[in-house]
Context: one part of a larger RNA
RNA sequence: CUAGGCGUAAAGGGCAAGUAGGCAGUGAAUCAAGUUGAAAGUGAAAGUCGCCAACAAGUGGCAAAAUUCUCUCGAAACCAAUCCACUUGAGUAAAACAGUAGAGAGUAGAAUUUCGUGUGUAGGGGUGAAAUCCGGAGAUCUAGGAAGGAAUGGCAAAAGCGAAGACAGCUCUCUGGGUCCUUACUGACCCUAGGGUGCGAAAGCAUAGGGAGCGAAUAGGAUUAGAUACCCUAGUAGUCUAUGCCGUAAAUGAUGAGUGUUCGCCCUUGGUCUAUGCUGAUCAGGGGCCCAACUAACACCUGAAACACUCCGCCUGGGGAGUAAGGUCGCUAGACCGAAACUC
Numbered sequence: 001c002u003a004g005g006c007g008u009a010a011a012g013g014g015c016a017a018g019u020a021g022g023c024a025g026u027g028a029a030u031c032a033a034g035u036u037g038a039a040a041g042u043g044a045a046a047g048u049c050g051c052c053a054a055c056a057a058g059u060g061g062c063a064a065a066a067u068u069c070u071c072u073c074g075a076a077a078c079c080a081a082u083c084c085a086c087u088u089g090a091g092u093a094a095a096a097c098a099g100u101a102g103a104g105a106g107u108a109g110a111a112u113u114u115c116g117u118g119u120g121u122a123g124g125g126g127u128g129a130a131a132u133c134c135g136g137a138g139a140u141c142u143a144g145g146a147a148g149g150a151a152u153g154g155c156a157a158a159a160g161c162g163a164a165g166a167c168a169g170c171u172c173u174c175u176g177g178g179u180c181c182u183u184a185c186u187g188a189c190c191c192u193a194g195g196g197u198g199c200g201a202a203a204g205c206a207u208a209g210g211g212a213g214c215g216a217a218u219a220g221g222a223u224u225a226g227a228u229a230c231c232c233u234a235g236u237a238g239u240c241u242a243u244g245c246c247g248u249a250a251a252u253g254a255u256g257a258g259u260g261u262u263c264g265c266c267c268u269u270g271g272u273c274u275a276u277g278c279u280g281a282u283c284a285g286g287g288g289c290c291c292a293a294c295u296a297a298c299a300c301c302u303g304a305a306a307c308a309c310u311c312c313g314c315c316u317g318g319g320g321a322g323u324a325a326g327g328u329c330g331c332u333a334g335a336c337c338g339a340a341a342c343u344c
């Protein structure tokens, strides 16, 4: 490479919009490049295969093959192209609705901490037990007051929303997406997507702020044979804000995106219909069982890992190794692409 695969054995890109490319609804007409039928030409000879003769091997003769190409006359289902239509795919508008979707601004109440005041007196704190630590310079406790930062209890849910990461006190402004429903409109405008682009938890980096609590590092107290740990007392970076970078995670549903088809039951979110009758109907989600099918098994099962199709990504024994070299990116840390020798 082929072939077979990718939930858990190696393997789905962290996610998205989208370029090239690939693929792609229905009905006519035209065309005839692909496709296809017939005929002709060509495919030198030798060689090769087959047959015949004679055969130890060579040899002689005949025929075939060379799956092709060119040209002419046809066919028109499919594919390509041109053109005219269609509406069910896709989209737009109107009506209704839900939401922790995003950005900015404002604001609220608990709690921790600190400060000052009053009251009050000997302990407090911490642990398996202690100690370091705080406290007669008046702590802890308690009352009312002030400051400041961070996070938003209950409601709360297998719930909601978003492409993913993620998103939760309340209010306002701006913005994106979605669902349902009935008409109207456009008329295949679809799907996927290499490269490139954007978004992307936490940690980290740069500059300027901020700093209540927590807390890598660090210090001390314990534990222990030791204890560079687990436990305790402190505590710096950080955590927060603004701007810029980084671009990685068990970025997980360990399951790429899209379309169609498939036995039933139960719960739930948001619409619509029906209208109080039920165990209603129907779309779009979120969950729990389960038939067939599939699976190595576990399991999955209308939100498939079933049956099919389209496009992309990826895998090919373990280690060496996500290492080396080289290249690109980055302020750094490092990221991305990514071997081989050798060895089992």
Base pairs, nucleotide, nucleotide: 003316004315005314006313007298008297012312014199015198016197021192022191025086026085027084029082030081034078035075036074037073038072040070041069048064050062051061052060053059089189090186091185092184093183094182096179097178101175102174103173104172105171106170107169108152113147114146115145117143118142123134124133160167204245205244206243207242208241209240213239214238218234219233220232221231256311257310258309259308260307261306264289265288266287267286268285269284270283271282272281273280317344318343319342326337327336328335329334